Transfer RNA from an uncultured Candidatus Micrarchaeota archaeon, 72 nucleotides, folded computationally.
RNA sequence: GGGCCCGUAGUCGAAUGGUAAGACGCUACCUUGACAUGGUAUAGAUUAGGGGUUCGAUUCCUCUCGGGCCCA
Numbered sequence: 001g002g003g004c005c006c007g008u009a010g011u012c013g014a015a016u017g018g019u020a021a022g023a024c025g026c027u028a029c030c031u032u033g034a035c036a037u038g039g040u041a042u043a044g045a046u047u048a049g050g051g052g053u054u055c056g057a058u059u060c061c062u063c064u065c066g067g068g069c070c071c072a
Stems, first nucleotide, its partner, number of pairs: 001071007010024003018055001027041004048064005
């Protein structure tokens, strides 16, 4: 330099165009003498960023940024 893949909550990880699941973790409560386990509930995401297409974008197109793999 060329090609391909990935980026979603603190972590992992779904959602193939209809407005963001689940698990772990955090917090509160119940349970215990206390802890752990268990149970219930709450909070937590500008979906890496900009632009475009669309009535509507995590999803499609494009550029930028970051990470990984292959070739030279």